Model confidence (mean pLDDT): 81 of 100.
Predicted 3D model of a 1215-nucleotide part of an RNA (large-subunit ribosomal RNA, half B) from Candidatus Iainarchaeum sp.
It was read from a public genome assembly.
Context: one part of a larger RNA
RNA sequence: CUCUAUUUAGGGAAUUCGGCAACAAUAGCCCUGUAUCUUAGGUAUAAGGGGUGCCUGCAGUGCAGACUGCAGGUUGCAAUAACAAGUGGAGUCCGACUGUUUAUCAAAAACACAGGUGACUGCUAGCCAGCAAUGGUGUGUAUAGUCGCUGACUCCUGCUCACUGCCAGUACGUGAAACUCCUGUUCAAGGGAACUAAGCGCUGGUAAAGAGCGGGCCUAACUCUGAGGCUCUUAUGGUAGCGUAAUACCUUGCCGGUUGAUUGCCGGCUUGCACCAACGGAGCAACGAGAUUCCAGCUGUCCCAAAUAGAGGCCUGAUGAACUCGCUGCGCGGUGAACAUGCCGCGGAAUUCCAACGGGAAGAGAAGACCCCACGGAGGUUUACCACAAUCUGAUGUUGUGGUAUGGUUUUCGAUGUGGAGCGUAGAUGGUAGCGUCGAAAUAAUUUCGCUAGGAAUUAUGGAGCAACAAUGGAACACCAUCCUUUGAAAACUAUACCGCUUUACCUGUAAGGGAACAGCAUUUGACUUGGUGGUUGGGCUGGGGUGGCACGCCCCUGAAAAAGUAUCAGGGGCGCCCUAAGGUGUGCUCAGGAGAGUCAGAAAUUCUCCGUAGAAUGCAAAAGUAAAAGCACGCUUGACUAUGAUCCUCAAAGCACGGAUCGUGGAUUCGAAAGAAGGGUUUAGCGAACGUCAGUAGCGCUUAAGUGGCGCUCUGGUCUAACAGUGAACUUACCCUGGGGGUAACCGAGUGGUCGCGGGUGAGAGUUCACAUCGACCCCGCGGUUUGCGACCUCGCCGUCGUCUCUUGGUAUCCUGGCAGUGCAUAAGCUGCCAAGGGUGCAGGUGUUAACUGAUUAAAACCGAACGUUAGUUGGGUUAAGAACGGUGCGAGCCAGUUUGGUUACUAUCUGUUGGAGUUGUCGAGUGUCUGAGGGGAAGGAGCACUGAGUACGAGAGGAACGGUGCUUCGUGGCCUCUGGUUAACCAGUUGUCUGACAAGGCAUCGCUGGGUAGCUACGCCAUAGCUUAUAAGAGCUGAAAGCAUCUAAGCUCGAAGAAGCCCCUAAAAAGAGACACUCGCUUCCAAAUCUUUAAGUGUAAAAACUUGGAGGAUAGGAACAAAGGUACCGGUAAAAGACCGGAUUGAUAGGUUAGAGGUGUAAGUUUCAAGCUUCGGCGAGAAAUUAAGCCCACUAAUACUAAAAACCUAAGA
Repeated sequence: CUCUAUUUAGGGAAUUCGGCAACAAUAGCCCUGUAUCUUAGGUAUAAGGGGUGCCUGCAGUGCAGACUGCAGGUUGCAAUAACAAGUGGAGUCCGACUGUUUAUCAAAAACACAGGUGACUGCUAGCCAGCAAUGGUGUGUAUAGUCGCUGACUCCUGCUCACUGCCAGUACGUGAAACUCCUGUUCAAGGGAACUAAGCGCUGGUAAAGAGCGGGCCUAACUCUGAGGCUCUUAUGGUAGCGUAAUACCUUGCCGGUUGAUUGCCGGCUUGCACCAACGGAGCAACGAGAUUCCAGCUGUCCCAAAUAGAGGCCUGAUGAACUCGCUGCGCGGUGAACAUGCCGCGGAAUUCCAACGGGAAGAGAAGACCCCACGGAGGUUUACCACAAUCUGAUGUUGUGGUAUGGUUUUCGAUGUGGAGCGUAGAUGGUAGCGUCGAAAUAAUUUCGCUAGGAAUUAUGGAGCAACAAUGGAACACCAUCCUUUGAAAACUAUACCGCUUUACCUGUAAGGGAACAGCAUUUGACUUGGUGGUUGGGCUGGGGUGGCACGCCCCUGAAAAAGUAUCAGGGGCGCCCUAAGGUGUGCUCAGGAGAGUCAGAAAUUCUCCGUAGAAUGCAAAAGUAAAAGCACGCUUGACUAUGAUCCUCAAAGCACGGAUCGUGGAUUCGAAAGAAGGGUUUAGCGAACGUCAGUAGCGCUUAAGUGGCGCUCUGGUCUAACAGUGAACUUACCCUGGGGGUAACCGAGUGGUCGCGGGUGAGAGUUCACAUCGACCCCGCGGUUUGCGACCUCGCCGUCGUCUCUUGGUAUCCUGGCAGUGCAUAAGCUGCCAAGGGUGCAGGUGUUAACUGAUUAAAACCGAACGUUAGUUGGGUUAAGAACGGUGCGAGCCAGUUUGGUUACUAUCUGUUGGAGUUGUCGAGUGUCUGAGGGGAAGGAGCACUGAGUACGAGAGGAACGGUGCUUCGUGGCCUCUGGUUAACCAGUUGUCUGACAAGGCAUCGCUGGGUAGCUACGCCAUAGCUUAUAAGAGCUGAAAGCAUCUAAGCUCGAAGAAGCCCCUAAAAAGAGACACUCGCUUCCAAAUCUUUAAGUGUAAAAACUUGGAGGAUAGGAACAAAGGUACCGGUAAAAGACCGGAUUGAUAGGUUAGAGGUGUAAGUUUCAAGCUUCGGCGAGAAAUUAAGCCCACUAAUACUAAAAACCUAAGA
């Protein structure tokens, strides 16, 4: 220091987002008592009040254990004495309720629920699973099953069928295949037509289906309001109810209540951005680990912290990981990819270790989850694109038979045919002059047709005519033949609809039987609500992305910096055509405007004269160009040709398509007398690949015996891609994923400083007069880097994001305190300015808030910076994940700087830094003691009030100071524990439950609980907390020139502040300039080289040097003893994490023990006596009194060597 517990005086939620947390409080049982509301059950243990032990006796119940009641006695601070054991109340929102849910951050208002309602379904059902067989619901049967919506209960549930669905109907339209018909030179492919199912169109219904439910203007005897009226419009225009709401942006709406103060809550109002009726509306008792507000109680949540116990931490021993790790490891200022331990400068810095803290290492951890990007992915949705399943449907097959009706085709037999004229109802053509007793005309009846004139058939009667000729007419009739129009009957074939049948398919059933050519199945056709399923797609540019726009293909001007070229979501504008003349050519002419003249005629009509370099016109933008023209007219025309070559632009400093333009050549042509001009428009815009398809004409190839035809290729033209060098293509993701990006946003920083804040200049004015006591417009100039922007420089292999708490430091543009000046300063109180940053700048209410507002104080309640200081410090209310709801929006999935509720905050500190504690070395021998003080730190003090001065100065009065002095208060700081208070797992006592057989004495239950409590530690307690000196600031002055004056200044001098420096307090010889003084002790003995010196010999050299071997003396490095002194070890605490520090160490009171005292508790045990009563008279008995200020304890004080401070070891100066 942390955690877990215990206790806290006074206050009592002031804490906080929020009473979070806390058995703090309540608590068991008995008696009593109980509001409001209500679904009459409940709420309810509502709330509130009283009691509770033990002993003795009596009564009652019970077989008994035991329980209940009454009376009396009696103890304690306290009797459910421990454990166990509801805080309560009032309002609102949501959900009726009990229940369920995101195992592992969401328990909820979400889900479920009983109840309500809609849809499908008659059983071989519907729904579901399956390719199917088959299976589930269900061995159930509409009081059933499935699916959807709503969600107890009460009162209710309005209007709209235009849209999208669903259901039903449908004369008609549309509508595929097959069949049929036509066509296709034959055949075939193919084409066309007709017929036609579902479907669609069409008609209607349906909202407890998906859904939806307006605007403007005017108007009543003050005003306001608008019952009412007018008008536009719709499918209908939101009814009841509710309403600033879980929904209201503005908004902290307004009013009332609650509070000292309320962004809260409650009740109203209501102009509802954007409530609203089963996506249910409004209420509602009960219920809720739901959200929210208030009150009472209660408390360490807080004021304001303290003490205690235990576990860690710390020390010793044992065991022994992980993360991480380029190297390194000071501060400030600067620089720099714009926040550096490492670069530059300055300063600091002897070295090592330990305990802490968490400022930095843009700390570790996790290739950022936000944002953007990827021709990355996945989940979801849909009227995205493309498919598929399922469903419906026609045809064919499996597939037989009979009938009715209505059609069709063919054949046969009949009938039918009226313009006018004509006797007459003349179908066409042809033959023929005949036909008729094998019975004509006529008549009657019946049937039938009909143009109402009449015709035909049959039967009966009848018994001879009808044609030809003539007339009419385009055509002439009798009779025969063939054919046509319309139509009838029959037969065959066939179609459709319906009704039957089963020797017989097929289905079902054990069977009987039932169904039945249907269904089912197979092949094929079309349709459809066709996200039920699968696959795929989601353009680009972009001062981030999105929204917007098109700067995505072209043209003109500017930008563009005098060659060309040149960017921006730079500025100004255009194009996606038009024209058979507005093209070509030849010829001619001159425009706009002005002046003058002139019938109607005017400012402007047409005409004349003159001037007129373009001021006009040129199809359309702009620029350029243009006058016997490029403009305006007239004539003739089609060069708005064909083929081919080259050049330039497009197109960049590589390449390149389409496209455009220019210059030629061959051919054909127009105009012109000719020269010549003409390949569209005076020039620069007016455009488009491949595949496919259509067309053209020419060529080539194939097919064929040939021709024709067909096919293919080449060429040319048309048709498209405006995202315009041209993919086939919708949304959403907060359930999301991957790869990347600081190439690109959201924090900070850096830059800038429009905006912001502050200041200045000038001085229009205000101020009775008067610019400048005070205020100051327009305009102008700056400073700052606290606002908001801008750009996108750092960071996306990660710098934790708002506010609070905590803690520190800095700035001054000063809120207070200090010193001054001016005043529209009499005093007092103010206003404005100058100096000044030492200190201070607080408490509450609502709100997540910063901010702003409010209350009561105050000398004052200043503004800012420090990565919008502060997340390896806190909190987590807000923002910003996953759940859920409301309003809005979207067809939907979903979404909303809209609202609401809920929702994991992890890290053992390596370096540095900071705080504190030690070791070593150095300081020219070691040690002890006393100092100096360079340097460092401090705010050690700040402020107020009262009294006095003095009711004085001042003032007409009202009012009303100051210098100075005294006392106190508050905030801060330092220390202390006598008092007061807290604590006090030392201690004493009481007591509950239980155990040790009983007593005594104890164990356990938080120290069991409760009442006290010394030392110590503490605050809530006590003590202390002067002023002075020096140099100055603003300012006030003296003398005094420059400048014969004046002037505080230029030389000189005197004052002048809470500010600066010191006196004061703390620290500080590691202050390398390493200090001073005093005292004590030491400088002793021995060994000793392979090193050094010297010497001999040798090697070696030109000579040296150097090297090798050997000897001698000495010195030294080094070593061993001794040793002043210090330390360890020992007993301890005025000290203390470890070290350190201080004391003691037998010449001793250092610790323990003992004794005494002070102190705490409160009268021990044992014994005796008493005690309500009972008694078998033996005794039992809660308890009381005496012995007893007892007993027990004791960290304090004193005395006392009884015990322990034993033996020993280590380091070490030494000329």